[in-house]
Predicted 3D model of a 100-nucleotide RNA (Guanidine-I riboswitch aptamer) from Pristimantibacillus lignocellulolyticus (SeqCode). Rfam family: Guanidine-I riboswitch aptamer. Rfam describes the family as follows. This family represents a conserved RNA structure found upstream of the ykkC and yxkD genes in Bacillus subtilis and related genes in other bacteria. Gene Ontology term of the family: regulation of gene expression.
RNA sequence: CAAAAUGUUUUCUAGGGUUCCGCAGCAGUAUAUGUUGGUCUGGUCCGAGAGAAAACUCACAGCUAUCGCUGUGUCACGGAAGGAUAAAAGCCUGGGAGAA
Numbered sequence: 001c002a003a004a005a006u007g008u009u010u011u012c013u014a015g016g017g018u019u020c021c022g023c024a025g026c027a028g029u030a031u032a033u034g035u036u037g038g039u040c041u042g043g044u045c046c047g048a049g050a051g052a053a054a055a056c057u058c059a060c061a062g063c064u065a066u067c068g069c070u071g072u073g074u075c076a077c078g079g080a081a082g083g084a085u086a087a088a089a090g091c092c093u094g095g096g097a098g099a100a
Base pairs, nucleotide, nucleotide: 007056008055009054010053011052012051015046016045020043021042022040023037024036025035026034027033058073059072060071061070062069063068075095077098081093082092083091
């Protein structure tokens, strides 16, 4: 200095906070309502390049005989800072800077 599918989507998980719900405190005659609390287990919610699964796609090989089928597709240390949303984060910048 350089190549590549290091592909896309969905569902979920580790993780994350606090809009809504619930929960707890206070006010309130009150099961209404208001307000404070994530230093509340939770439901909703956000959620991984380096976590999981599935579907599709792509490349190569083989088979089939034109419609498709099967197989293979390895690796991956990483800040600080900034950004979005109610807010935060293994979210996004970003397989970035840097390291090796």